[in-house]
Molecule: Bacterial RNase P class A
Organism: Desulfovibrio sp.
This record gives sequence, structure tokens and C1' cells, in this order.
RNA sequence: GGAGCCGGACAGACCGUCGCUGCGGGGUUUUCCCCGGGGAGGAAAGUCCGGGCUCCACAGGGCAGAACGCUGGGCAAUACCCAGGGGGGGUGACCCUCGGAAAGCGCCACAGAAAGCAAACCGCCUCGCCACAGGGCAAGGUAAGGGUGAAACGGUGGGGCAAGAGCCCACCAGAUGCCGCGGUGACGCGGCAUGCUCGGCAUACCCCGUUCGGAGCAAGACCAAAUAGGGAAGGCGGCUGGCCCGGCCACAGCCUUCCGGGUAGGUUGCUGGAGGACGCGGGCAACCGCGCUCCUAGAGGAAUGACGGUCACGUGCGGGGAACCGCACGACAGAACCCGGCUUACCGUCCGACUCCCGUC
Repeated sequence: GGAGCCGGACAGACCGUCGCUGCGGGGUUUUCCCCGGGGAGGAAAGUCCGGGCUCCACAGGGCAGAACGCUGGGCAAUACCCAGGGGGGGUGACCCUCGGAAAGCGCCACAGAAAGCAAACCGCCUCGCCACAGGGCAAGGUAAGGGUGAAACGGUGGGGCAAGAGCCCACCAGAUGCCGCGGUGACGCGGCAUGCUCGGCAUACCCCGUUCGGAGCAAGACCAAAUAGGGAAGGCGGCUGGCCCGGCCACAGCCUUCCGGGUAGGUUGCUGGAGGACGCGGGCAACCGCGCUCCUAGAGGAAUGACGGUCACGUGCGGGGAACCGCACGACAGAACCCGGCUUACCGUCCGACUCCCGUC
């Protein structure tokens, strides 16, 4: 100098004018006006996971269903994060992936004879018949060779055999079982035995293990009109009776008083919290503890905007010998109860660690 890989920060700055919306204060104050101060993001997004919070349900057990899946740790919790292990990719920094296919059952396109208790298309071998010069037909053996395929039942060499084959042997690779050592563990290393050589897919069903009640701020709580309807008490009714009390009938209607539910509407839930920065300590780390410090949107058809100026950066165009000047453009995107993650979108800028290649000293 070039190429790459991983992580972090930022997402134009300032000034002025006019607006919007909360909060506080004031004003001849229900709607208005004035002053002060606040007002989007790293993803506010997708709503895919996990929690807080709220209401409903709930003796106990099981089935079904769903999600997750190496080990250890972190966390309120997780499908997230950290550290480690196995496998795969890359020269490398680094990246991707994760229970069981030697329980059962199913599938494996095309090609191919055969795709799973293997299989005979070509080839090789033996025997029989015909022809008898090559050859043809039929029976059987054979997975060493050819050919097909993503994948064809270990590899090399030797023995053996009619030809072959772990059929037998040596070495190599793997598997299974046992033992020893290391590790908390996943697992690793070593030894012995057994010729055991066993395809892939679990995002096909399934098996094993762990976890799981439902609905969601339009949750929920409080205040509460008008109108209609509900409940309770009392009065007015009929019969008996001279009248009252009482008794019986009716319970329909009217009046008075009281009560409660619900609708419109209003208030609340509402934002200060598993919060951020810094320092110290523990830990490889994720993270945790302590101290100190900071406060940073809360609308409800839903505000957070527009214009002008100066400066800076990038890109493009034009001018200029150059310094430079002029013009245009400026990523994805928009809070709605809150928080932790994941995923997706994104013009660009800056910082840090590391890798590979080339050159020079």
C1' cells in the first nucleotide's frame, strides 16, 4: 500500500421566523391569550420469542397439543447472551451448525439391473446343448472391474478360489463393548477385545428429555348525565262494614321518597425504570455487587413540522491552469402500557482489535 474479518459509536451542527402538542406559572380563565421550559429511533418496524403489570379461571392426576433440544454458566425470563465441546467451511482473522436413524414405521426425484433383511445390465467363471472358425442358447456361481447416480455396504497389499468376496492374513481408517487417565460436564487421550464395517432424511411420523392455564392497556379501576327500564317503602282501589283499625281480593295503573346497575361523557392506569453514564471490586466472559451522578415524549383521529440563513461532509454536473467557485441531491424510517431479546430495512462517517498478500528499511 492492497484485500479481508470482527466489534463499537454516530445518523449533520448552530441561529432566526411562523406553527403543533403536553407540563408549570399568570391573565377580564369550561373552548381563549401571554410567559417559561420539554417534545421519536437504532431500528420507534415485523409482532417472532421471553417477562413485568391487569382481569378471569383453578382440589389432585392423566391424555391430547405446542415450543425447545451438545455441556457448563448468566438472566426476572427466553427460542437470548457468555465460555467450552463435537462436526463442517476458509491459507487465515473468522464463519456456519447441534438430542436419537444400531427402537419402530415411512420416503429417497432423474438416471440406473438394483436405493436397503441389497442388486446380475456389461464383464468374469463352471457345466450342458447347438454350431464347430469366431459364436449362439440355457442353468448356476460371482459385487474384483466397467457403467448409472447426490448416495451402490471400508481402503491398500498379499493369500485363497473355477472366478470372486473380511472368505483368511498384515497394515490403515471407523464402529461397538470393557478398562485406565484428564475434565464439574459435553468430551478428549491411551490400552484391550470383537472382522463388527451398520447409507441419507427426524423441517415424514415417531422416541426420549425439559417447559407450558386463558385473555390482553380496546387489560383493568373510579366518577357519572339525559332518556328508557329495574328494586324497596308509603299513599290512592275493591269486598266486609255505620265509621276506623283489622282481615280478604287485586297487584294493573297513578303519585311521592329512596336505592342500585348500565350508556354517552370524564378521570385514571401513563411512564422513574429488571433505567443510563462514570469509578472501584468479583468473574476468562456474559454478568453481578457497592459508591457516586443524571432524568430523557406521554398524544388520544392521535403533537414532535415548515421556511430562511451560516458552516461542515459525501456524490453528481458545470466553470477554472490551480487553489477554488457555482448549482442540484442527502439512507431506512415515525413512539401509543412498559421492559429484555431476535429478525428485517438502511446514504454514509468515525474509532478499535485482528488476518492474508505485496513492497521498503